[in-house]
RNA sequence: UUGACCAGAAAAAACGAUCGCCGGGUUUGCAAAAACCGGGAGGAAAGUCCGAACACCACAGGACAGGACGCUCCAUAACGUGGAGUCACGGUGACGUGAAGGAAAGUGCAACAGAGAGCAGACCGCCGGAAUCAGGUUUUGAUUCCGGUAAGGGUGAAACGGUGCGGUAAGAGCGCACCAGUUUUCCAGGUGACUGGAAAAGCUAGGUAAACCCCGUCCGGUGCAAGGCCAAAUAGGGAAACGCUUGAGGGCUGUCCGCCCAAGUUUUCGGGUAGGUCGCUGGAGGUGUACGGCAACGUGCAUCCUAGAUGAAUGAUCGUUGACCUGCUUGAGGUAACAAGAGCAGGUAACAAAAUUCGGCUUAUUGACUGGUCAGGCCG
Numbered sequence: 001u002u003g004a005c006c007a008g009a010a011a012a013a014a015c016g017a018u019c020g021c022c023g024g025g026u027u028u029g030c031a032a033a034a035a036c037c038g039g040g041a042g043g044a045a046a047g048u049c050c051g052a053a054c055a056c057c058a059c060a061g062g063a064c065a066g067g068a069c070g071c072u073c074c075a076u077a078a079c080g081u082g083g084a085g086u087c088a089c090g091g092u093g094a095c096g097u098g099a100a101g102g103a104a105a106g107u108g109c110a111a112c113a114g115a116g117a118g119c120a121g122a123c124c125g126c127c128g129g130a131a132u133c134a135g136g137u138u139u140u141g142a143u144u145c146c147g148g149u150a151a152g153g154g155u156g157a158a159a160c161g162g163u164g165c166g167g168u169a170a171g172a173g174c175g176c177a178c179c180a181g182u183u184u185u186c187c188a189g190g191u192g193a194c195u196g197g198a199a200a201a202g203c204u205a206g207g208u209a210a211a212c213c214c215c216g217u218c219c220g221g222u223g224c225a226a227g228g229c230c231a232a233a234u235a236g237g238g239a240a241a242c243g244c245u246u247g248a249g250g251g252c253u254g255u256c257c258g259c260c261c262a263a264g265u266u267u268u269c270g271g272g273u274a275g276g277u278c279g280c281u282g283g284a285g286g287u288g289u290a291c292g293g294c295a296a297c298g299u300g301c302a303u304c305c306u307a308g309a310u311g312a313a314u315g316a317u318c319g320u321u322g323a324c325c326u327g328c329u330u331g332a333g334g335u336a337a338c339a340a341g342a343g344c345a346g347g348u349a350a351c352a353a354a355a356u357u358c359g360g361c362u363u364a365u366u367g368a369c370u371g372g373u374c375a376g377g378c379c380g
Base pairs, nucleotide, nucleotide: 001376002375003374004373005372006371007370008369010366013321014320015319016318017317018316019315021040022039024037025036026035027034028033042351046362047361049360050359051358052357053356054223055222056221057220061257062256063255064254066219067218068217069216070215071085072084073083074082075081086100087098088097089096090095101214102213106212107211108208109207123153124152125149126148127147128146129145130144131143132142133141134140161179162178163177164176165175166174180204181203182201183200184199185198186197187196188195189194227278228277229276230275237269238268239267240266241265242264249261250260251259252258285304286303287302288301289300290299291298292297323348324347325346326345327344328343329342330341333338
């Protein structure tokens, strides 16, 4: 100096003036309202994907189904979330990603080629035997059939461990040495996943479970349009079906069994009313600091109250200054490479908007900042 990686914080400005809107507090006022003092949209408010708080229903369970998660330890109110690690894969590296239990319970899938793709397999070959023909001293070659073989060649992304030696009629872990894998045992380190090492056994069982499946753990429902309070209205009218303890209808997740409530319930035609208020913001809260912890986070102390709208407020205009980027000029400093600052010209200002609240995840976006790390180039 260029590029890359990780973490944190932030939020696209600051000040002033004028006008406008919503809540709260104080004073005056019968009230309407007036004056003054504070406050008023995000890191994602988005998606509605998970988890909860809260509210109502149920709380009688059992069976089946369904869904989620899936290495280890820790954190949390909880989670499918977060932190730290182990292993695997990717990257020169800092680092990144992981839907990370089981393939020896079973089923399935893998184009084409190939004999054969997981209880596999004989195309070309190799060996032995028999018959026939040709040559022929022994014996050699060709064809057909039977048997053995999977070491050599071929196909394929991949062929039922690899290399070497022995052995065999020819071969083969058939045996041996070394290596790889698998299983078992032991030692050391670690809470653990796991890591390192030693020994034994010729034991050699491909891939795929974000395929079905198996195993383990967990899982009430509905949702602020929840749910309360006050007010208003009438024609609690007409018809039909089922039922009244031999139980219509409703509830217990989805189904079944079972259980509970219950005398009316359901469908349809027609008429009337539909406004206000609570929930609504004091919290698993924010900020600062000390201690514990690698960290996520926890505990103590202090301190603060930061929107509550309801056809939906939180805004608009003007002025001055500022921040950053690109180019040109200059240039303190420096051995050099380089370069703080100054001036001029042009440009930039993103994604986006509360509606019960909170913890996460996912998606959109970057004008400006802080700290650390990796790799390359140049100069000394």

Predicted 3D model of a 380-nucleotide RNA (Bacterial RNase P class A) from a Pseudomonadota bacterium.
It matches the Rfam family "Bacterial RNase P class A". It is annotated as a ribozyme. Rfam describes the family as follows. Ribonuclease P (RNase P) is a ubiquitous endoribonuclease, found in archaea, bacteria and eukarya as well as chloroplasts and mitochondria.
Its mean pLDDT, the model's own confidence on a scale to 100, is 78.
The organism belongs to Pseudomonadota, within Bacteria.